[in-house]
RNA sequence: GCCCUGGUAGCUCAGCCUGGUCAGAGCGAUUGCCUCGUAAGCAAUAGGUCGUGGGAUCGAAUCCCGCCCAGGGCU
Numbered sequence: 001g002c003c004c005u006g007g008u009a010g011c012u013c014a015g016c017c018u019g020g021u022c023a024g025a026g027c028g029a030u031u032g033c034c035u036c037g038u039a040a041g042c043a044a045u046a047g048g049u050c051g052u053g054g055g056a057u058c059g060a061a062u063c064c065c066g067c068c069c070a071g072g073g074c075u
Stems, first nucleotide, its partner, number of pairs: 001074007010027004020058001029045005051067005
């Protein structure tokens, strides 16, 4: 230098191919219930500019282009 895969909640990930409905799950956190108390269990709540900049579109996490980061491969 070229190619491939990935980047979404504090963590692990789904959703992307096939655009539209409130952006989700598990774990974790907080609060409440329960308990003598803790854990466990149950209920609720908070938490996201979907890596970044731009483009096309009425509309983008999703399509197109550049760039950044991580991992792998080729030379």

Transfer RNA from a Nitrososphaerales archaeon, 75 nucleotides, folded computationally. The prediction has a mean pLDDT of 83. Rfam family: tRNA. From the family's description: Transfer RNA (tRNA) molecules are approximately 80 nucleotides in length.